[in-house]
């Protein structure tokens, strides 16, 4: 340098134009003589960064920046 894929809660991933979830971890409470398990409830989010298109964007485009794969170039 060109092609792909994928960045969403602490983790590990759903969502593909109309209200950002879920498992797991936390925190609390409920069950026990106590803790583990289990069972309820809470809280936690700039959706990699900017711009755009759109009434509306995590979702469509554009650059860019990380990461994973893949081709080229180098004689």
């Nucleotide at each position: 340098u060109c092609c792909u894929c994928g960045g969403u809660a602490g983790c590990u991933c759903a969502g593909u134009g109309g209200u950002a979830g879920a498992g797991c971890a936390a925190a609390c409470g409920g069950c026990u003589g106590u803790u583990a398990a289990c069972c309820g409830u809470u809280g936690g989010g700039u959706c990699a960064u900017a711009g755009g298109u759109u009434c509306g964007a995590a979702u469509c485009c554009u650059a860019u920046u990380c990461g994973g794969g893949g081709a080229g170039c180098c004689a």
The prediction has a mean pLDDT of 81. Transfer RNA from a Candidatus Altimarinota bacterium, 75 nucleotides, folded computationally. The organism belongs to Candidatus Altimarinota, within Bacteria. The sequence is in RNAcentral, with records from ENA. The same sequence occurs in records of 6 taxa.